[in-house]
Formats: sequence, structure tokens, C1' cells
RNA sequence: AGGGGCGUCAGUCAGUGGUAGGCUCUUGGUCUCCAAAACCAAUGACGAAGGUCCGAUUCCUUCCGCCCCUG
Repeated sequence: AGGGGCGUCAGUCAGUGGUAGGCUCUUGGUCUCCAAAACCAAUGACGAAGGUCCGAUUCCUUCCGCCCCUG
């Protein structure tokens, strides 16, 4: 320099045009003599900027970061 893949709550993994969800963590509640466990609830995210579309996490372009391959 060229080619390919990935980027989603604090962590991890789904979702691939139509309300962003599961598990763990955290917080609160129920239970308990007190804890733990169990159960219930809450909090919390689409890497950035444009474009297409009635509507974009999803499709397109550029950039940023990480990984792999070629030279």
C1' cells in the first nucleotide's frame, strides 16, 4: 500500500429495514433471627459523520479503533 472480518448497556451474547432483548453485574423490594440462595422490579447500549428510505442497529459512502491475509 491492497484485500477481508469485527465494532450493540459496566461485562458477554442475540437482533439484520418497522417498539433494541437475554444472561451476569449494580440498585431496590419480598422472604429470613441475620445473611446467602430463590423470586419480583428498576437502571443502563447500536464506534463517528453523511446518504438512501415513510421509517436505518440493519442498506450505501467516508472516517476511527481492533484482528487476519497478501506484497